[in-house]
RNA sequence: CAGGAGCUUGCUCCUGAGCCGAGUGGCGGACGGGUGAGUAACACGUGGGUAAUCUGCCCUGAGGACGGGGAUAACAAUUCGAAAGGAUUGCUAAUACCCGAUGAUCUCCUUUUCAUUAGAUUGUGAGGGAGCAAACGAAUUUUGCCUUGGGAUGAGCCCGCGGCCCAUUAGCUAGUUGGUGGGGUAACAGCCUACCAAGGCCGAGAUGGGUAGCCGGCCUGAGAGGGUGAUCGGCCACACUGGAACUGAGACACGGUCCAGACUCCUACGGGAGGCAGCAGUGGGGAAUAUUGGACAAUGGGCGCAAGCCUGAUCCAGCAACGCCGUGUGAGGGAUGAAGCCUUUCGGGGUGUAAGCCUCUGUAGGGAGGGAAGAAAGCCUUCGGGCUUGACGGUACCUCCAAAGUAAGCCCCGGCUAACCCCGUGCCAGCAGCCGCGGUAAUACGGGGGGGGCAAGCGUUAUUCGGAAUUACUGGGCGUAAAGCGCGCGUAGGCGGCUUCUCAAGUCUCUCGUUUAAUCCUUCGGCUCAACCGGAGACUCGCGGGAGAUACUGGGUCGCUAGAGUUCGGGAGAGGAGAGUGGAAUUCCUAGUGUAGCGGUGAAAUGCGUAGAUAUUAGGAGGAACACCGGUGGCGAAGGCGACUCUCUAGACCGACACUGACGCUGAGGCGCGAAAGCCAGGGGAGCGGACGGGAUUAGAUACCCCGGUAGUCCUGGCCGUAAACGAUGGUACUAGGUGUGGGGGGAUUCGACCCCUUCCGUGCCGCAGCUAACGCAAUGAGUACCCCGCCUGGGGAGUACGUUCGCAAGAAUGAAACUCAAAGGAAUUGACGGGGGCCCGCACAAGCGGUGGAGUAUGUGGUUUAAUUCGAGCAACGCGAAGAACCUUACCGGGGUUUGACAUGCAUAGGCCUGCUCUAGAGACAGAGCUUUCCCUUCGGGGACCUGUGAACAGGUGCUGCAUGGCUGUCGUCAGCUCGUGUCGUGAGAUGUUGGGUUAAGUCCCGCAACGAGCGCAACCCUCGCUCUUAGUUGCCAACAGGUAAUGCUGGGAACUCUAGGAGGACUGCCGUGGACAACACGGAGGAAGGUGGGGAUGACGUCAAGUCAGCAUGGCCCUUACAUCCCGGGCUACACACGUACUACAAUGGCCGGUACAAAGGGUUGCCAAGCCGCGAGGUGGAGCUAAUCCCAAAAAGCCGGUCUCAGUUCGGAUUGAAGUCUGCAACUCGACUCCAUGAAGGCGGAAUCGCUAGUAAUCGCAGAUCAGCAUGCUGCGGUGAAUACGUUCCCGGGCCUUGUACACACCGCCCGUCACCACGAAAGCUGGCUGCACUAGAAGUCGCUGGGCUAACCUUCUUCGGAAGGAGGCAGGUGCCAAAAGUGUGGUUAGUGAUUGGGGUGAAGUCGUAACAAGGUA
Repeated sequence: CAGGAGCUUGCUCCUGAGCCGAGUGGCGGACGGGUGAGUAACACGUGGGUAAUCUGCCCUGAGGACGGGGAUAACAAUUCGAAAGGAUUGCUAAUACCCGAUGAUCUCCUUUUCAUUAGAUUGUGAGGGAGCAAACGAAUUUUGCCUUGGGAUGAGCCCGCGGCCCAUUAGCUAGUUGGUGGGGUAACAGCCUACCAAGGCCGAGAUGGGUAGCCGGCCUGAGAGGGUGAUCGGCCACACUGGAACUGAGACACGGUCCAGACUCCUACGGGAGGCAGCAGUGGGGAAUAUUGGACAAUGGGCGCAAGCCUGAUCCAGCAACGCCGUGUGAGGGAUGAAGCCUUUCGGGGUGUAAGCCUCUGUAGGGAGGGAAGAAAGCCUUCGGGCUUGACGGUACCUCCAAAGUAAGCCCCGGCUAACCCCGUGCCAGCAGCCGCGGUAAUACGGGGGGGGCAAGCGUUAUUCGGAAUUACUGGGCGUAAAGCGCGCGUAGGCGGCUUCUCAAGUCUCUCGUUUAAUCCUUCGGCUCAACCGGAGACUCGCGGGAGAUACUGGGUCGCUAGAGUUCGGGAGAGGAGAGUGGAAUUCCUAGUGUAGCGGUGAAAUGCGUAGAUAUUAGGAGGAACACCGGUGGCGAAGGCGACUCUCUAGACCGACACUGACGCUGAGGCGCGAAAGCCAGGGGAGCGGACGGGAUUAGAUACCCCGGUAGUCCUGGCCGUAAACGAUGGUACUAGGUGUGGGGGGAUUCGACCCCUUCCGUGCCGCAGCUAACGCAAUGAGUACCCCGCCUGGGGAGUACGUUCGCAAGAAUGAAACUCAAAGGAAUUGACGGGGGCCCGCACAAGCGGUGGAGUAUGUGGUUUAAUUCGAGCAACGCGAAGAACCUUACCGGGGUUUGACAUGCAUAGGCCUGCUCUAGAGACAGAGCUUUCCCUUCGGGGACCUGUGAACAGGUGCUGCAUGGCUGUCGUCAGCUCGUGUCGUGAGAUGUUGGGUUAAGUCCCGCAACGAGCGCAACCCUCGCUCUUAGUUGCCAACAGGUAAUGCUGGGAACUCUAGGAGGACUGCCGUGGACAACACGGAGGAAGGUGGGGAUGACGUCAAGUCAGCAUGGCCCUUACAUCCCGGGCUACACACGUACUACAAUGGCCGGUACAAAGGGUUGCCAAGCCGCGAGGUGGAGCUAAUCCCAAAAAGCCGGUCUCAGUUCGGAUUGAAGUCUGCAACUCGACUCCAUGAAGGCGGAAUCGCUAGUAAUCGCAGAUCAGCAUGCUGCGGUGAAUACGUUCCCGGGCCUUGUACACACCGCCCGUCACCACGAAAGCUGGCUGCACUAGAAGUCGCUGGGCUAACCUUCUUCGGAAGGAGGCAGGUGCCAAAAGUGUGGUUAGUGAUUGGGGUGAAGUCGUAACAAGGUA
């Protein structure tokens, strides 16, 4: 809701359909979805097996479905509990459950045939026996049910092969391996059990530990490989942790059950509940990872007859540039080019056609309008047909409109690596992938401008592969870079001579199967393209089956002799072991001779010696080692072996016939040998000699040297097992020569030999090809090949730690990591250096002379002081810049002033000539006042010159940087070197030339030479001095002539001489001799003024020292700008306990002093030099002649010479210092000038360690002049006078040149570099703590299985029955119990991690301490 009934008329009851709901029953929850914890395993991949198996639903074939029975949920009542959940009683159905019948082609047993297998076996056909089934619905159709054959799908099990690390994990295993009986499973099987046997696995890696899901694929790579296992697909494993079974076709089950545990939640405290590694979502963790979305429309799944339901599978949407792909942010025109910004050499350049502006276009976004495909099934049907369904989504797409309008960032710009400037910063801040940037000019930091790259992205970080041939299969190496085991014997293994036949394992060819799909590749197609998607095709490799081939490898087999071995005959040898013998020497002992030393060293000492040493003679003892021979000679596997004789013994070599017939090579493990030192036991002990003692050396000297000296060295036995155990070179074969040497044979020759030719084996040197990074190797390979073994993979840490094995110990073998560095290393090159070598120079030493260092003074410097004492510099600063500080100079200090400035340029503006003079205040600068005074041109408007004021540009700076620079200079060094072109050699750096033999002052020259030439240096050319000639002859000169004077070239004159200053000549090893190489050249000689560059000067190669100078000048940058500029006054640079440098004067008699007297050169002079004369003791004054200088002046030279005096003293030396008085310059001598006179008279008596100059007109000594300068020299630069000594020589010191050698140096020996201590990090460690785990044991939940089951029990059977049932049986259940067994616990081990008193080495570093080990002969190789 419909129908019916009842009546109390709006209620109740009955029947039926639909819907809702719980339950019974069926199927599905074993699929789909998630995750990767575990797992190193038949887990995975691949190929096979299953004749040892199962498989629900599905397909197909055959047959069947008969008759009965008893229950039980739901429900109701009662009841327990807080809940979750139960308990008892009562009722009921089925496709739920049970019994019986029937039954095969099913299963089992048995007989037999055939087939198959290597065989056991298995399959198949036939006969016999035993056993087992079901479910209905009224009918049709359909579906379902039962038995069974086949298929399909899925699954189980087994096997071959394949894919991680550690051997510092080497032995593992008792159900272990096999058998028999039994059990068990779907199925084989020790899967389980009892008994028997003693097996099984392992160096081709067992066992253990660590790590890990596997694959298709993905990333990378030329490939081979390497890495990886997200998404998609296949397999496995897991589902809170551990254990267990149940159900089922399938599970030991993600969203089922039971137990234990941890955790969370609920609770009435008694007890319960849960499992997101499903989809969303939350928390936490983290550098980090999304929405608590829509829909079942499609695809797929489950159930269902179906409608349909379910489906976080799935399809869609959302979030994230997380990735891939596509697109836009506009296009065209537009300036010698706006503005802004950046830069600039101030002219410009850049941004840049970029913008603006003009003309266009219309993607995305915006607005308006339209609008899908994805849909076919399915359902209904009268079979004609009809109906319905879209989450995405009003989305994709289409049309129209407006509009350049809304849309660009990130990284980088030193090299790698595309892209550059400015500013800021100043080893700071910072950058950095590697190298590396930054300390005042940063293309490297930060900013700006510009540029480069990529682009809706761009950078960073992490990771993987590549490059990396840097683990080398493709495709590496091992003499010296890392790397050949110290050597042999030999096991496994790997490899292996000639030949016949055979097999066909490797190998090759063909074919079949497999190699899921996707991916990759090719091609075609669909989204506007692409990414993406779809269709088709192709393909490497692998595995399996079949057929074929047989050269090579391999297996089997007949043979061979060239590899290998045996036999015979020879000779060589420090091959090994044992026994014995010998002489020389050292030491010791005894005795003699003999006397004071011996010994030792760089020199000494310790030591020995008068108790008689050393020396020497004789005798003796004892131990060890074997001179000469002796030799890049011999032997041995290596280590190693050295007097002689004997015994035993191994190997190699040569020659020869015969024999065996591949018997071979290598060799992981293993075994043996193995120098010296060391260890144990016992001997021995001469010499030597760690430790140790003493003496020296030294700063020290735990060393080097010396004197002693114990272990040890020696023998026997036993350990050790290492060395630069080296040829730093594992083994075998082949590949030009030459020349030695050891052993053997042959030939030729000879009387015999040697020499000679040839051959085999060893051992050296040289050398071709070849190799090598080079050096080098080179038939004794490091060449060319082969095979086997060992070993290497940056340096340090480290051959260490831990573990293990060996050892008596010492220690050996094996052998890491953390951490740290950007190198470590090899060979060669060029330099530099060496307490390496050779050759050679230099006042380098030596030989000499004189000094410095001591004194006083002067001067410079350091230091100190100061307001300031301005500044600057190993040798190569220090009498230097400074050729001259009272002011000035002057840069410093104090004080006082000025601010367009003391100085330059131009502009604007106002005024004025410039200027000169006077006064006032002041220390002055300066300030104020006053007087004087108009220049030139003119188109008369003005302009110009000069000055002053004002203003802005600018001036100015001895402020900084010499490490931004120019220029100049010093030094090595006036040393003889430094380079280039071409050629040649070398991969190259580079070399050669330039080295070599001679010679020189010289890279000077000669000769030689793969070099030939050239340049810069050397030399020469230049100046000067020395000789001659010539020209000239004043101011110079004066021989002859003349004149004159007191005297003088004074005068006339002369042109000879000197001289002056122009020119020329001269010297070139040219000549002779000798040596030499017939050279260069050297030595000697002649001549000559000069002789071998005649003396001196000028002249300074490539370069070195970031040498010096910003203060001489110039100059980039920075800094100051009423001051870091400028002016003025005063002060300072002149200070003074000290220290150093350079000078002067001395210390005296070769001298001082006094007197007399002689001889220069070179210079300077008008703001000057200044004569004569006069004054003054003198400095000087006065004076004024002369001179613009070969004319005059400075100007006297001095030492010298002659004479006198002093007589060895702190003096008649020395002159400092001080007092007093003066002179001169100057504005001015106080700080702070020079000089003069008088007085004073200091230190000092030749100078420690040390150190300087000089080789001839030099040193030494003596004076003169000049520059600077008002004045001021003991300084400097020049000049002349007088005028020596010595050089054997190159050993040594210093510096330099060439060749060579070593090097760990290259900032170059003032280099490099080691160790302790101190700081930091790390390891070890008694022990303590945690994780994992082995063994033994305790305990034992759930559960399967077994046993039990006296308690309980509907169906079936039997008996009895009062038909309700009762009794018994079968069967079942609860309960009990046993085996197994999880968590838990106990004991004892292993392993791993943390921590740990203490301890050990190690690494690192801008500058710590001590020494000096190494690099050179590194100072002791």
Model confidence (mean pLDDT): 83 of 100.
A computed fold for a 1421-nucleotide RNA from a metagenome, annotated as small-subunit ribosomal RNA.
It matches the Rfam family "Bacterial small subunit ribosomal RNA".